c-di-GMP-I riboswitch aptamer from an uncultured bacterium, 84 nucleotides, folded computationally. Its mean pLDDT, the model's own confidence on a scale to 100, is 83. It was read from a public genome assembly, where an Rfam model found it. Its Rfam family is "c-di-GMP-I riboswitch aptamer". From the family's description: GEMM was predicted in a large-scale screen for bacterial structured RNA regulatory elements. Gene Ontology term of the family: cyclic-di-GMP binding.

C1' cells in the first nucleotide's frame, strides 16, 4: 500500500420497550436497557432512497414546490487488530 474478517486479543457502540425533556410532526437529547453491529465512527447541498408538515395539481393511484428530519437503508470518507 492492498485484499479480506476465520480464530482471536485490546477496546468500542447501543435496537426495541420504559421514564423524563423537547418538537406541529417526522424525530432528537438524557437515564435505564441490550436486539444486534468489523466501522452501528464521521458526513444530510457529493449522490440515491425513505419519513414529517404546508401549498398547488389530480376522479383515484399519485405528481410538483418549499420546509424539517433519517447515517442501525444504500452510499462517501476515516480508523483498531488479525490476515492476503
Nucleotide at each position: 500500500a492492498u485484499u479480506u474478517g476465520u480464530c482471536a486479543a485490546a477496546a468500542g457502540c447501543a435496537a426495541a420497550a420504559c421514564u423524563g425533556a423537547u418538537g406541529a410532526a417526522a424525530g432528537u437529547c438524557a437515564g435505564c436497557g441490550a436486539c444486534g453491529c468489523a466501522a452501528a465512527g464521521c458526513u444530510a447541498u457529493a449522490g440515491g432512497g425513505c419519513c414529517u408538515g404546508c401549498c398547488g395539481c389530480a376522479u383515484c393511484c399519485g405528481c410538483g414546490g418549499c420546509u424539517g428530519g433519517c447515517a442501525g437503508c444504500c452510499a462517501g470518507u476515516u480508523g483498531c487488530c488479525g490476515u492476503u